[in-house]
RNA sequence: UUCACGACAUGGCAAACCAAAUGAAAGUUUGGGACGCAAAACUAAAGGGUCUAAGUCAGAAAUGAUAUGAUAGCCAGUUACCGAA
Numbered sequence: 001u002u003c004a005c006g007a008c009a010u011g012g013c014a015a016a017c018c019a020a021a022u023g024a025a026a027g028u029u030u031g032g033g034a035c036g037c038a039a040a041a042c043u044a045a046a047g048g049g050u051c052u053a054a055g056u057c058a059g060a061a062a063u064g065a066u067a068u069g070a071u072a073g074c075c076a077g078u079u080a081c082c083g084a085a
């Protein structure tokens, strides 16, 4: 120094839930709040999965299909702090 690993240090993030805003919904944002996290940092403009279905298509209807909408705290990819065993 690199890979693996996760003791220590400085610190960081923030699930559920509540309130407000936003959105067709899934969800997102802000404030409160901590279940957890060594990548819970970044990437959804091109890998897989999952959620939603406004619009569109099919249907007599009920309803079904569909992402151009989301999700990185599902996997994945990229980068990174500390340095005991």
Stems, first nucleotide, its partner, number of pairs: 005083002012037002017032006035073001041078003047075002049071003055066004
Overview:
Model confidence (mean pLDDT): 85 of 100. A computed fold for an 85-nucleotide RNA, annotated as c-di-GMP-I riboswitch aptamer. It was read from a public genome assembly, where an Rfam model found it. Rfam family: c-di-GMP-I riboswitch aptamer. Rfam links the family to the GO term cyclic-di-GMP binding. From the family's description: GEMM was predicted in a large-scale screen for bacterial structured RNA regulatory elements.